[in-house]
Context: one part of a larger RNA
RNA sequence: GGCGCACGGUGGAUGCCUUGGCACCAGGAACCGAUGAAGGACGUGGGAGGCCACGAUAGUCCCCGGGGAGUCGUCAACCAGGCUUUGAUCCGGGGGUUUCCGAAUGGGGAAACCCGGCAGUCGUCAUGGGCUGUCACCCACAUCUGAACACAUAGGGUGUGUGGAGGGAACGCGGGGAAGUGAAACAUCUCAGUACCCGCAGGAAGAGAAAACAACCGUGAUUCCGGGAGUAGUGGCGAGCGAAACCGGAUGAGGCCAAACCGUAUGCGUGUGAGACCCGGCAGGGGUUGCGUAUGCGGGGUUGUGGGAUCUCUCUUUCAUGGUCUGCCGGCCGUGAGACGAGUCAGAAACCGUUGGUGUAGGCGAAGGACAUGCGAAAGGUCCGGCGUAGAGGGUAAGACCCCCGUAGUCGAAACAUCAACGGCUCGUUUGAGAGACACCCAAGUAGCACGGGGCCCGAGAAAUCCCGUGUGAAUCUGGCGGGACCACCCGUUAAGCCUAAAUAUUCCCUGGUGACCGAUAGCGGAUAGUACCGUGAGGGAAUGGUGAAAAGUACCGCGGGAGCGGAGUGAAAUAGUACCUGAAACCGUGUGCCU
Numbered sequence: 001g002g003c004g005c006a007c008g009g010u011g012g013a014u015g016c017c018u019u020g021g022c023a024c025c026a027g028g029a030a031c032c033g034a035u036g037a038a039g040g041a042c043g044u045g046g047g048a049g050g051c052c053a054c055g056a057u058a059g060u061c062c063c064c065g066g067g068g069a070g071u072c073g074u075c076a077a078c079c080a081g082g083c084u085u086u087g088a089u090c091c092g093g094g095g096g097u098u099u100c101c102g103a104a105u106g107g108g109g110a111a112a113c114c115c116g117g118c119a120g121u122c123g124u125c126a127u128g129g130g131c132u133g134u135c136a137c138c139c140a141c142a143u144c145u146g147a148a149c150a151c152a153u154a155g156g157g158u159g160u161g162u163g164g165a166g167g168g169a170a171c172g173c174g175g176g177g178a179a180g181u182g183a184a185a186c187a188u189c190u191c192a193g194u195a196c197c198c199g200c201a202g203g204a205a206g207a208g209a210a211a212a213c214a215a216c217c218g219u220g221a222u223u224c225c226g227g228g229a230g231u232a233g234u235g236g237c238g239a240g241c242g243a244a245a246c247c248g249g250a251u252g253a254g255g256c257c258a259a260a261c262c263g264u265a266u267g268c269g270u271g272u273g274a275g276a277c278c279c280g281g282c283a284g285g286g287g288u289u290g291c292g293u294a295u296g297c298g299g300g301g302u303u304g305u306g307g308g309a310u311c312u313c314u315c316u317u318u319c320a321u322g323g324u325c326u327g328c329c330g331g332c333c334g335u336g337a338g339a340c341g342a343g344u345c346a347g348a349a350a351c352c353g354u355u356g357g358u359g360u361a362g363g364c365g366a367a368g369g370a371c372a373u374g375c376g377a378a379a380g381g382u383c384c385g386g387c388g389u390a391g392a393g394g395g396u397a398a399g400a401c402c403c404c405c406g407u408a409g410u411c412g413a414a415a416c417a418u419c420a421a422c423g424g425c426u427c428g429u430u431u432g433a434g435a436g437a438c439a440c441c442c443a444a445g446u447a448g449c450a451c452g453g454g455g456c457c458c459g460a461g462a463a464a465u466c467c468c469g470u471g472u473g474a475a476u477c478u479g480g481c482g483g484g485a486c487c488a489c490c491c492g493u494u495a496a497g498c499c500u501a502a503a504u505a506u507u508c509c510c511u512g513g514u515g516a517c518c519g520a521u522a523g524c525g526g527a528u529a530g531u532a533c534c535g536u537g538a539g540g541g542a543a544u545g546g547u548g549a550a551a552a553g554u555a556c557c558g559c560g561g562g563a564g565c566g567g568a569g570u571g572a573a574a575u576a577g578u579a580c581c582u583g584a585a586a587c588c589g590u591g592u593g594c595c596u
Base pairs, nucleotide, nucleotide: 001595002594003593004592005591006590007589008588009587015581016546017545020518021517022515023514024513025512026511027510028509029507030506031167032166039101040100041099042055043054044053046079047078049075050074051073052059061095062094063093064092065091066090070083071082072081106115107114108113116135117134118133119132120131121130122129137164138163139161140160141159142158143157144156145155171202172200173199174198175197176196182189186236212219213218223250224249225248226247227246233241234240254499255498256497261299262298263297264296265295266294267293268292269291270290277286278285279330280329281328282327283326284325304477306442307441308440310437311436312435313434314433315432318337319336320335321334322333323332324331338430339429340428341427342426343425351424352423353422354421355420356419357418358417359416360415362411363410364409368384369383370382371381385402386401387391393405394404395403448472449471450470451469452468453467454466458484479494480493481492482491483490533540534539553580556567557566558565559564
């Protein structure tokens, strides 16, 4: 030195464990904010700091409930001093306080700082000063003023407004909008209307009540799912892209206006001195009340077997009362009662009460002992029992239905929130139907067309339908639009106004639950950390779990400067000694056998 064997060191694999994660299910909630949010800075404890909590009333204040013996959060002990059966600490509901920054909003500013005005009040002999309140901008409404320019308008002032502003994970709608890639290169094409940016909203959003489909049969708003179907199509007919009708399901709901016409108010134009007009008939009376047009308001009206308006006729309809210049008859308009109907989730809109359910604290809750084993501990073993609407789960010194917490079951709310039913309350109707006439209305810079684009399965194609830009530019039911160029016939439908629950999407968040999910190089980046650290910055971004049942964490003695070690002691165990469970391998030793 090599090869073995034994015993160690180092190291932290493996096994076991879990405080933490991951995925999903059900229910709730789906917004917070000028009444100052989200997020922070700085403070607040008797004793230094981090986290958490709180805000100069600062480890808390008040009220109402629960609860019932200790308590003054945690890392994390110790000392000191308090509070508490006159009910503390703690848990829940409601209120109070809530510095400074931050949309940040009196002005400024290098966030958490600086400097003010006004009113009130306190202080000073007085000035400086303290405290409380208030003072940004925009919008809407009301009102006062008021240029160029006479009226006016612009502009300005004041008041009112739980109007706006900012934040938020995903889902939604809209405005913009790539490239890597694929096409085995690449340009049309694809990726993809994706990523990303911006705007806006809601608990969902969007869509939605046929100018629809269909095919000579019919359906009857929208949305979502399964088929139809990777079909029909489209496509350098390459790569690829890719419907619909219809069928089966989920859900289910339909409404309101514009216009014609009437009334009324105002403005403008115009006419006349009675002939017009004042509801009709007859009689009397009035004296500019008329007509046209524009706008506002009220009535009317809402449809595609076309509907409505206006006029005429027929039938039908509870009562009282007022008006319509006067009287009578008829008509018309209003008010009230009764009757009927509906409703705050569309079509108008608030609130209160009762009862019940649910949520935000909680309460009760059955039944076991002995013996031995165990190097300590029994819940494991043996024996004899019990409960069970509870044998889910966790803990307790090793596998516990009967030890503890719980579990099944059952009970419970002063206050607040929410849902449902009912009542109050609010709103509507109180005429409707039919026949005929008339040709008044039925959404205009719209539809259509031309050109240029986009979007549809559809890449300009024979290219309809839908949507934009520029230009042009209709008709009103004997009218329009569609049925894939276009035309005819036939069929469907009624554009150019609006609203609309549910079925659908998502989960930052709360509660409960589940797992052939992970178990510390795994599982979230994170067993807590967006920390330490890196970067001027945007940003990037870790690692570290385990003594023991219990600290019982080694009093005391010896050596040593200490670190530490040897005794002694604790413990079942100390080769479990805070470098702590198990303790693999590489690597480093000590002893010994053999070989050289």